[in-house]
RNA sequence: CUUGUGAAGGGUUUGAUCCUGGCUCAGAACGAACGUUGGCGGCGUGGAUUAGGCAUGCAAGUCGAGGGAAUCCCUGGGCAACCAGGGGGAACCGGCGUAAGGGGCAGUAAGGCAUGGGUAACCUACCCCGGGGACCGGGAUAGCCAUCAGAAAUGGUGGGUAAUACCGGAUGAUCUCGUGAGAGGAAAGGUCCGCCGCCUCGGGAGGGGCCCAUGUGGUAUUAGCUAGUUGGUAGGGUAACGGCCUACCAAGGCGAAGAUGCCUAGCGGGUGUGAGAGCACGACCCGCGCCACUGGCACUGAGACACUGGCCAGACACCUACGGGUGGCUGCAGUCGAGAAUCUUCGUCAAUGGGCGCAAGCCUGAACGAGCGACGCCGCGUGCGCGAUGAAGGCCUUCGGGUUGUAAAGCGCAAAAGUGGGGAGAAAAGCCGCAAGGCUUGAUCGAUCCACAGUAAGCUCGGGCUAAGUUCGUGCCAGCAGCCGCGGUAAGACGAACCGAGCGAACGUUGUUCGGAAUCACUGGGCUUAAAGGGCGCGUAGGCGGGUUGUCAAGUCUGGGGUGAAAUCCCGCGGCUCAACCGUGGAACUGCCUCAGAUACUGACGACCUCGAGGGGGGUAGGGGCGAGCGGAACUUAUGGUGGAGCGGUGAAAUGCGUUGAUAUCAUAAGGAACUCCGGUGGCGAAGGCGGCUCGCUGGACCCUUUCUGACGCUGAGGCGCGAAAGCUAGGGGAGCAAACGGGAUUAGAUACCCCGGUAGUCCUAGCCCUAAACGAUGGGUACUAGAUAGUAGACUAGACAUGGGUUUACUGUCGAAGCAAAAGUGCUAAGUACCCCGCCUGGGGAGUAUGGUCGCAAGGCUGAAACUCAAAGGAAUUGACGGGGGCUCACACAAGCGGUGGAGCAUGUGGCUUAAUUCGAGGCAACGCGAAGAACCUUAUCCUGGACUUGACAUGUGCGAAAGCGCCGGGAAGUAGGACCCGGAAACGGGAACGAACGGUAUCCAGUCCGGAACCCGGCACAGGUGCUGCAUGGCUGUCGUCAGCUCGUGUCGUGAGAUGUCGGGUUAAGUCCCAUAACGAGCGAAACCCUUACCCUUAGUUGCAACCGCAAGGGCACUCUAGGGGGACUGCCGGUGUCAAACCGGAGGAAGGUGGGGAUGACGUCAAGUCAUCAUGGCCUUUAUGUCCAGGGCUGCACACGUGCUACAAUGGCGUGUACAAAGCGAGGCAACCACGCGAGUGGAAGCAAAUCGCAAAAAACACGCCCCAGUUCAGAUCGGAGGCUGCAACUCGCCUCCGUGAAGCCGGAAUCGCUAGUAAUCGCGGGUCAGCAACACCGCGGUGAAUGUGUUCCUGAGCCUUGUACACACCGCCCGUCAAGCCACGAAAGGGAGGAGCGCCCGAAGUCACCUUUACCGGUGCCGAAGGCGAGACUCCUGAUUGGGACUAAGUCGUAACAAGGUAACCGUAGGGGAACCUGCGGUUGGAUCACCUCCUUU
Repeated sequence: CUUGUGAAGGGUUUGAUCCUGGCUCAGAACGAACGUUGGCGGCGUGGAUUAGGCAUGCAAGUCGAGGGAAUCCCUGGGCAACCAGGGGGAACCGGCGUAAGGGGCAGUAAGGCAUGGGUAACCUACCCCGGGGACCGGGAUAGCCAUCAGAAAUGGUGGGUAAUACCGGAUGAUCUCGUGAGAGGAAAGGUCCGCCGCCUCGGGAGGGGCCCAUGUGGUAUUAGCUAGUUGGUAGGGUAACGGCCUACCAAGGCGAAGAUGCCUAGCGGGUGUGAGAGCACGACCCGCGCCACUGGCACUGAGACACUGGCCAGACACCUACGGGUGGCUGCAGUCGAGAAUCUUCGUCAAUGGGCGCAAGCCUGAACGAGCGACGCCGCGUGCGCGAUGAAGGCCUUCGGGUUGUAAAGCGCAAAAGUGGGGAGAAAAGCCGCAAGGCUUGAUCGAUCCACAGUAAGCUCGGGCUAAGUUCGUGCCAGCAGCCGCGGUAAGACGAACCGAGCGAACGUUGUUCGGAAUCACUGGGCUUAAAGGGCGCGUAGGCGGGUUGUCAAGUCUGGGGUGAAAUCCCGCGGCUCAACCGUGGAACUGCCUCAGAUACUGACGACCUCGAGGGGGGUAGGGGCGAGCGGAACUUAUGGUGGAGCGGUGAAAUGCGUUGAUAUCAUAAGGAACUCCGGUGGCGAAGGCGGCUCGCUGGACCCUUUCUGACGCUGAGGCGCGAAAGCUAGGGGAGCAAACGGGAUUAGAUACCCCGGUAGUCCUAGCCCUAAACGAUGGGUACUAGAUAGUAGACUAGACAUGGGUUUACUGUCGAAGCAAAAGUGCUAAGUACCCCGCCUGGGGAGUAUGGUCGCAAGGCUGAAACUCAAAGGAAUUGACGGGGGCUCACACAAGCGGUGGAGCAUGUGGCUUAAUUCGAGGCAACGCGAAGAACCUUAUCCUGGACUUGACAUGUGCGAAAGCGCCGGGAAGUAGGACCCGGAAACGGGAACGAACGGUAUCCAGUCCGGAACCCGGCACAGGUGCUGCAUGGCUGUCGUCAGCUCGUGUCGUGAGAUGUCGGGUUAAGUCCCAUAACGAGCGAAACCCUUACCCUUAGUUGCAACCGCAAGGGCACUCUAGGGGGACUGCCGGUGUCAAACCGGAGGAAGGUGGGGAUGACGUCAAGUCAUCAUGGCCUUUAUGUCCAGGGCUGCACACGUGCUACAAUGGCGUGUACAAAGCGAGGCAACCACGCGAGUGGAAGCAAAUCGCAAAAAACACGCCCCAGUUCAGAUCGGAGGCUGCAACUCGCCUCCGUGAAGCCGGAAUCGCUAGUAAUCGCGGGUCAGCAACACCGCGGUGAAUGUGUUCCUGAGCCUUGUACACACCGCCCGUCAAGCCACGAAAGGGAGGAGCGCCCGAAGUCACCUUUACCGGUGCCGAAGGCGAGACUCCUGAUUGGGACUAAGUCGUAACAAGGUAACCGUAGGGGAACCUGCGGUUGGAUCACCUCCUUU
C1' cells in the first nucleotide's frame, strides 16, 4: 500500500449406544393470495392466469415563412348583384414527422443475447465543420366546378388551376465508372430584409447493417443428419460479404467435446439466498432482441417488410337497403370472461423530454401529478407523571391466600392526527424592448403560522424442538398436528376461561426460492459388512506418464494499455426533522482483448540415457489349455454255476424284489460315467475353473545373467473375446444319480422332509444362452511404511562333503507395531500413506417392475423409470430375554421305593344349567374344604318378592370449659319427655292412650301458674349414608418365582459410546460359602450368624408337682421325675489321608449331639398393570323420598351334568366281642362338670369340685391277650329309605346335629393320566382347640402313639443358577413374521378401439406480390417461376380416454397354512429349471452372510 469482517444447530430409527441415512424445524426473501384485525404519513409497487374477446373516449401531428383557395367576419364604395382592402381559414396539394416514444414476452436453444474483436465487404434523414453551386425552360394533377353510380364505404367521367409537387436542357469537380481515352451526373424558393431554406463534394458526431471467436437449458428410453446440402466457376441481387438466388461442375459438410430430433425458455445488467463457491430467478428500472387479430407479401422512405400505413387469405365481431362494406386496446383509462389474485373510463402540459414550426405556438394517456389496494419498505402515534383500602369483578387455591395489578378509578400534564384560513418553495425560463427595464407561467405537493378537543390495538402462540401453564369441559368421541406425536374419565398437546409469551397496524396460514443439506461433496462425500467395484481379460478413443539437455513460449506467472454502459451492491460525504428514498464522489464489476517481459513446472519440437517396459541366453516347478490313446477298482445288466427263503428299507414301517429261485457267492461277457489312496489354508490359471497314466500340440509364471532395444509405459468410455450350474437346438450316448411323475409312509392336512421306483438332464460332438452369495461381498497400476512364524518354487553363501545355519527373489497362509476404521476388524497379499485411470452410489417400498430400444430359437439377458406410499429402512457393537444351541451345577425334577388321586358312595368347593333370586370376589402353576375360625332367623351385601321411613339406623355444627363433657337455626316445649296398655299390621311402622317426670330463675313459700335454656317434638340449613363403579388412579397388606443365590454401589481401569471390569477363571460350598489367581481395590442388600423351639448336662427354685425315707394323716424332705429361670456344650477344635504348604473334602476318636444336629421365625434388587376399592384407608365419578335405612318371607343349600379337594370303603396285616396298658398338647364360669339316679342310647334329673400343674372335659386309639367269623358282596362296606326319639334355639318345612330299631345301594383295589414323601419322614392311630346357641367339621389349626422302604445316580421330563453361542426378539418365543384368498380405497401399466395435438414429407390447387418476358405512347392487360391459406395421401411422434385385465401401495382386531429369524425344528441364501392353494418344495452348481460335535491345518506358550 492492497485485500479482508466471514461459517451455530435441533427433533425423529434403539431397551440403551455409536454410525450410516432420509424426513422435519428454527433464518431470509416474494409483483403474492387467504383468514382475523386495522390510526396517520413518506417512498415504492399493482393483470404473473386466456399473446382470450372488446363498448366508449383519448394516445401523432405540425408547418400560411412552400401552394392555390371555398364558406365566413370587419372596413370603404354601391339600391343591389358586386367591387376594393384587411382578418381568419376547413378540406386539398406539398414538406417534415408518423421506423421514435408507449405496450407485451407469443415465438426463438440461435438470424437471439453477453464479452471481445473484424468490416480493404457497408449505409446514415435531421445536427456540426469545410469547399463549391443554384442558369434556361416545360407539361400536368388534387382541391374546385359540373355530372353519374351507390344504403353506406367509396368510386367513375368531363372541365379548369398552383407550388419548395413533377419533368427536359445547360453548367459542373476534389464526385461515380474506367488502366486509359472517355462517359455519366444537380438545385427551390420563401420572407416582416433579421433570416429560413435548396443542390453537390469531403469530414465529424451519433445511429445502424454484416462477419468471427468464446460463453449461454434438459433429454441418448432421440445416433446418425444433410441435395442448395458442402465446395468451386460464372452470373444475378443487395448499402454491403456470402448458396442470399440461378446455371454448370465436383462429392462433399456435420456428429459421442453429442450432430439430428423432442421438451422447456426471450437474453443480459441484475434479483433472492448463501461465509464463500454455488443454487434458484430474470416483476418494477436500464441495454439488446422479437411481436402487434392469425399467416403471407411487397410499396413508400435515410431508415419498415412498418402497433394506431397498404394488398391478399383466414378466423372472429359489427353495419347493411343483402348488392356490399367496416374493424383490430400486447398504448392510457375502462368492460366481459377465466382465475386464489392485481387499481381511476382522474388532472395538467406547470416541469422534464419528443414532433412540427423562424417564432409565437400547437400536439403529446411519453411525462409530471393525484385516486384506489397494509401489496412492500420506512417513520410516527394510540399518551406521560403521580396514584394501595393492593377496590370491585375474573381466575386459581393447600381456604391461609395468590394473581390480574399501578393495571383501573382519581389528580395533574403534554399534543400525534383531523377541520377551516394564510403560505416560502418546486420557476429554470419565455416574450416585448437598442438598453434600462417591463410583462407572463403551478395540474399537483406543500415546510410553517393562527383558531377549535378525547379520537386510534390487535393477531398468533404457550407438550418437546421453541419464549410462555393452570382450571374446567370432553372421553380414541369431538378434534389437533411442521416433525416426534396428543385424545380410550384426573389431557400443561382437543374446546373454553384466566394467566402468560412473542410480534405489533399488523399477526398468522398457504404457495414458491435459497439456506441449514458436506443430502450431487470444485471449495467439500463415499463404495469389506450401512446405498455403491463392472464376472474376467484384450484393447480403441481419451486421461495420466522415468532421467539429462537444448529451442519455443500454448498453459502458468509479472507489469502496462483497452474494455467491462448507466442504475444496482459496498464505502465516504451530502439532501428531505430521522429513516425508507434521493444526490454526489470513490471503490468494485473477481471477466474478455491486447502489448512487453519471465521460463521453474506442464506442454510442443530436437538430441541423448537406462532404473520402467520388452527382447536374448541358461535353468526350474506346476490338476494351465486342446487332441488322441491306454488302464484298474467299483457299479449295473446279461449268461452259466452253487444255494434255498427271504432280501431290501426305516425312528418304526410299508410300497418294491423273490420258489418263473431273489439277496448272498463264483466265473465269463458287455456298457457307461468317474478317477480311491497320494491330497496338503499344497500347485496352476485373468476369471469361470483345473486331479488316473502316456504321447503330441500349446499359453503363462518364476530364478540366474558384466547380453540387446531405448519410455516402446499405466489405465481404459464404446468395442471384441472368455465366462460355473441350469436351460435351448440337432445328432449320438445312457452304468450310476436324478427335477417332473407314480407308489409307500408321516401328518389335522403333507402338492414336503423319509422310503421304493423313475423320465428329461447329467456324458460326447457342433451351435446357442451370458447369468450366480460369478465373494476376499475388497477394480487395475506404481512407490513408500515394524516385526514374528509356517509352507511352495528357485538362486547365493563360509567349509572337503552332508546335516544344519545365514542372505535374497516370487508366490501361498497365520499372529501382530504404528496407522486407519462406526465398530467388527484390517495391518508389505492394507481396509495405512500418496499419485494415475476406469466402474459404481445418493432414504425404504413401488422395482430390477412398467414402457421404449436392443440381443436371444425360447427361457430370458442388457439398458431402465414414474405415479403412489412410509418416518423410517439399515450397519456394527451393548445389556437382557429366548433357542426343539453347547458346557458345568442344583432341586422328591426324574430314577429307586412307600402310600394315594383318577373308578364307587358320601361330604365340600367350582363351572354349567335352572331360578323371582340362586349376592359378591378368587381363574394355569400361584382360583376351586379359597375370602367363610360355623348361611335355619340374624349373619346377608343394588340377591329376590312385598311392605315401611326421608336430616334419616349413625356423625358434626355458634360457643362454654383446664379437661372430661355439653354442644347448629326457627317454633313448640307440663299433662311436655317417657310411657304400661289398646287398635291396624307378618313385623317394621302408623294411630290412640291411663299414668306421668327431671334443671335454673322469679314470687313470702310450694310450685309447670310464669320466665329461661336443655332433653324431647315439629320444621329447616349445612350434611349424613352407599358391601355403588374404577385394584388399569392409589396406600396398606398378601401370593409367586424362591430360602433360589443372587442384586448392586464407591473409587480406579478399559471402551467414542451403550457398557465392561469387579461378579470372569481354577478349586470348594447348601450358599457371590471360602481359598487361590487376577486392573482391580473395597463396600452394601441378600446367604450365614444373632431369635424361638427341641435333644444332653450343670445350677437355682420347689406348689397344685415328685416322693427313695419317717408317718394313718397332717406334717417333715426336695435327692429323682417334672416344672421354669440362669448357664455349659459343637468350633472342622483333635488325629490320619486327599488337596496348590490354601479353602475345603473323606475317614476316625471323643461326645447326648459332628460338620447348617432337627424344626420354626426370618423372604435381597425385582417380576407378574398378579390379588384385594367387599378387612381397612383413599383420589375421582355416580346416587340422595334412594344405589341410603328398616322389616317379613324366600334365596345364598336349588340339579341332566363336568372338574378340583377330601372322608369311608372294597376286607383276614381284617371285622366283631371280651379283657387290659401307655401320651402329649389344650380348653373350662352365660363354662367344664366328677359322682349318684333314670333311659338300650342320644340324653335327662340332681349335684361335689374347679377362674384350674390342685377340679373337670378325659375313655386315648392303634398296640397287646383270648374267643368267634373262613373268602362270601360276606359277621366286609355302610349309602339310601321307613319308624321312633334326644338336644340347641323365638323358630329345625324349605334347611341342623345326635341316638335307637329296621332297611342294607354302589363298591372285590380302579383307563389314559396324575399327586405326596428321603427319617422320627412316609404310612397308620387316636386326642385337643378355634369359630360356635346349635351344626351340616370328613374341613382347618395343633398334639402325641406305633413306625418303615428306597436312592448315593443325573441319560431323559419339569423348574432353577452360572459361563458361552446364535438372534430379524426388547409388550422380550404366549416374541417376531411370510404369501395366497376375501373386503374397502388410491395411483399406475396393458388393452379391441375412440378422440385431440404440434411438426415434417409427397402431390394438387394457387390469392396478394416481387422478378422476368410479351403487349401498350402510357395506364391497363397477358404469360411464367416462386408463393400464404386450402385440399388429397402415407407414415412417425405426443397427449387424453377405453369394456376388460395385471400386478402394486395402504387400511386396530377376516380365512388358510408356518416359509424366514434359535441348528426356526429339512441350516439359510444366490443363479437356473420343473412342480405346487399359498407361503414354498425338489433337482444341479455355487456362497457362509450356518449352529453344534469331532478331526486336520495354523497360531501362541512350555
Molecule: small-subunit ribosomal RNA
Organism: Planctomycetota bacterium